[in-house]
RNA sequence: GACAACGGCAAACCCGGCGAAAGCCGGCGACGCAAAGCUUCGAGCCUAACGCCGCGCACGCCUGUGCCCGGCCACGGCAGUCGAGCCGCCGAA
Numbered sequence: 001g002a003c004a005a006c007g008g009c010a011a012a013c014c015c016g017g018c019g020a021a022a023g024c025c026g027g028c029g030a031c032g033c034a035a036a037g038c039u040u041c042g043a044g045c046c047u048a049a050c051g052c053c054g055c056g057c058a059c060g061c062c063u064g065u066g067c068c069c070g071g072c073c074a075c076g077g078c079a080g081u082c083g084a085g086c087c088g089c090c091g092a093a
Stems, first nucleotide, its partner, number of pairs: 001090001008033002014027005031080001037086003041083003044078003051072004056067004
């Protein structure tokens, strides 16, 4: 980064599986992508199982347990949110 060439990747929907969820894996399929190749280092965003706090109810008896609802919270995730690091095809202006 070109009305170039060889190619590459694969959104959404749907199907199967994993997961509490976000989401991921595989298949189908192409919305698009010049890094839509790899890596969570920074930021941002998503989820909230576990945990904490609180209301209510029940049981127990002096302050606990269980259930339900709400709030907070990554140790979970998004590389096709951006930045960063590393690797990489072609060669016109």

Predicted 3D model of a 93-nucleotide RNA (c-di-GMP-I riboswitch aptamer) from uncultured Longimicrobium sp. The coordinates come from a structure-prediction model, not an experiment, and the mean pLDDT is 87. The RNAcentral record of the sequence draws on MGnify.